This is a predicted structure of a 550-nucleotide part of an RNA (large-subunit ribosomal RNA, domain V) from Candidatus Berkelbacteria bacterium RIFCSPHIGHO2_12_FULL_50_11.
The coordinates come from a structure-prediction model, not an experiment, and the mean pLDDT is 81.
Taxonomically the source falls in Candidatus Berkelbacteria (Bacteria, Bacteria candidate phyla).
Context: one part of a larger RNA
RNA sequence: CUUGCAGCAAGACGGAAAGACCCCGUGGAGCUUUACUACAAUUUGAUAUUGAAUCAGGGUUUGUGAUGUGUAGCGUAGGUGGGAGACUUCGGUCGUCAAUGAAACACCACCCUUCGUUCAUUUUGAUUCUAACUGGUGAAAACUAAGACAGUGUCAGAUGGGUAGUUUGACUGGGGCGGUCGCCUCCGAAAGAGUAACGGAGGCGUACAAAGGUUAGCUAGGUACGGAUGGAAAUCGUACCGAUAGUGUAAACGCAUAAGCUAGCUUGACUGUGAGGCCUACAAGCCGAGCAGGUGCGAAAGCAGGUGUUAGUGAUCCAGCCGGUACGGAACGAGAUGGCCGGCGCUCAACGGAUAAAAGCUACCCCGGGGAUAACAGGCUUAUUGCGCCCAAUCGACCACUGAGACGGCGCAGUUUGGCACCUCGAUGUCGGCUCACCCUAUCCUGGAGGUGAAGAAGCUUCCAAGGGUUUGGCUGUUCGCCAAUUAAAAGGGUACGCGAGCUGGGUUCAGAACGUAGUUAACGUUGCGUUCCGCGGCAGUAAUGCCGU
Numbered sequence: 001c002u003u004g005c006a007g008c009a010a011g012a013c014g015g016a017a018a019g020a021c022c023c024c025g026u027g028g029a030g031c032u033u034u035a036c037u038a039c040a041a042u043u044u045g046a047u048a049u050u051g052a053a054u055c056a057g058g059g060u061u062u063g064u065g066a067u068g069u070g071u072a073g074c075g076u077a078g079g080u081g082g083g084a085g086a087c088u089u090c091g092g093u094c095g096u097c098a099a100u101g102a103a104a105c106a107c108c109a110c111c112c113u114u115c116g117u118u119c120a121u122u123u124u125g126a127u128u129c130u131a132a133c134u135g136g137u138g139a140a141a142a143c144u145a146a147g148a149c150a151g152u153g154u155c156a157g158a159u160g161g162g163u164a165g166u167u168u169g170a171c172u173g174g175g176g177c178g179g180u181c182g183c184c185u186c187c188g189a190a191a192g193a194g195u196a197a198c199g200g201a202g203g204c205g206u207a208c209a210a211a212g213g214u215u216a217g218c219u220a221g222g223u224a225c226g227g228a229u230g231g232a233a234a235u236c237g238u239a240c241c242g243a244u245a246g247u248g249u250a251a252a253c254g255c256a257u258a259a260g261c262u263a264g265c266u267u268g269a270c271u272g273u274g275a276g277g278c279c280u281a282c283a284a285g286c287c288g289a290g291c292a293g294g295u296g297c298g299a300a301a302g303c304a305g306g307u308g309u310u311a312g313u314g315a316u317c318c319a320g321c322c323g324g325u326a327c328g329g330a331a332c333g334a335g336a337u338g339g340c341c342g343g344c345g346c347u348c349a350a351c352g353g354a355u356a357a358a359a360g361c362u363a364c365c366c367c368g369g370g371g372a373u374a375a376c377a378g379g380c381u382u383a384u385u386g387c388g389c390c391c392a393a394u395c396g397a398c399c400a401c402u403g404a405g406a407c408g409g410c411g412c413a414g415u416u417u418g419g420c421a422c423c424u425c426g427a428u429g430u431c432g433g434c435u436c437a438c439c440c441u442a443u444c445c446u447g448g449a450g451g452u453g454a455a456g457a458a459g460c461u462u463c464c465a466a467g468g469g470u471u472u473g474g475c476u477g478u479u480c481g482c483c484a485a486u487u488a489a490a491a492g493g494g495u496a497c498g499c500g501a502g503c504u505g506g507g508u509u510c511a512g513a514a515c516g517u518a519g520u521u522a523a524c525g526u527u528g529c530g531u532u533c534c535g536c537g538g539c540a541g542u543a544a545u546g547c548c549g550u
Stems, first nucleotide, its partner, number of pairs: 022370004027366002029362004035166005041159009051129010063117004068112001075105001078111005085094003134145004169181003178198001182204006205351001206248001207307002212266007221241006246255002249312001251310003270293004276287003282352001295304003318345001320344006327338002377424001378422001379420003383417001385413006394404002431506001432504003436498001437495005444469003447464006471485005535550006
């Protein structure tokens, strides 16, 4: 050196199990509830099974009797029509007439308002009955209890995690929490267009019948000086600057020929179209000359299809709604209904809007996937951390530098806390201890030196140096830390925070159970409360009942 055998377990990101943690899936399941929607069940009403009678009340109808007051007018005029007579005891009375009034009376007929009574019918409530239906006894007949109730069927309302089916968004420097989700303006944006981030700033979910159209006219704002009240700013004058003003509203870009300000007249804030373009995956969005009709302003040329421009918004569906229509319209007519044109109804704001309609828990969990994405370790980075250096204000009695060193600056290390998410989720076992260690030096001790604000001794500081060493207990799972006693000293780190195919398993981090805290809470018990109730006694009252006491 090789081989065999026996050993040891550092590595083969060793073996085992398509990671259980984490995320994702318009995956699943179990559970919960004031998530949604159903269903069972419960309950209420109607109705059928379901019959008889009495009383009371209500509605409708028939007959009959009453009822009706503004003022004027004999006076209590319900309305309308007919009407010159009606009744009579033969005496007459009432009416006509006259008067009053909006309307005129006797008599006849039909009605109206309100009330009583009667007939019929219907309905509500109470009571009674027995024969349906039901319980008990009985072999049965039947008797008895209950009784048109209950039970059962149908329909409707309410309640309804008892049961079931489901839903419970996405973005995201992992996920959750928070924030956001559509539209407009600027920067980012790299001088065409376009261009991302949980990049930096702001706005919108309208307004206006004039703040629109046209014709005509006008020019703001600031500074200085002067001028009663009057001031920094009111209104007046002069000079100078020149768009800083103004524009309904954010910002940007425009605007003096004004798009800014004012006045007159007005409705083009039109109907039907539309060459040609911009933008663009689609769907949308945007600009638009011209032509026809009719219109406003202007002397005319002309201008006008809203507003200086860019936000002020929502597809489709609905046998949805409204208006119109030369359209189809089951013999024809009419029309139901449909078509066409115009409009209306969504914080469908998760704003290209899955449904008319939807929240949570899971450590009892499961499946499919992901190192596309977190927790350990590694890697990159080094803000943070540790260490060093520069400057030297200030301490150090004096003196920056024996020693210390602010405000700042520059590095190194890769032990902390982080950032990133690059290998690993078809698995790289995770804290601490034990055992066994190997290495580094920014050296705690031991060794050798320089300086000293080094007399000596003991120190402080710096340099060289990693050979060796660097304790035992108490508390805690602890690393750490505090305490006790020692020691020459009780240094700091790296090694997958060394080491679980070496041990342990106290901690963390599954499934059981319990305790505490917070929330909610059934049944039952106990206690307190009450002009409560029952009982008892007394009083009043015929009684019902009331009052007082207990």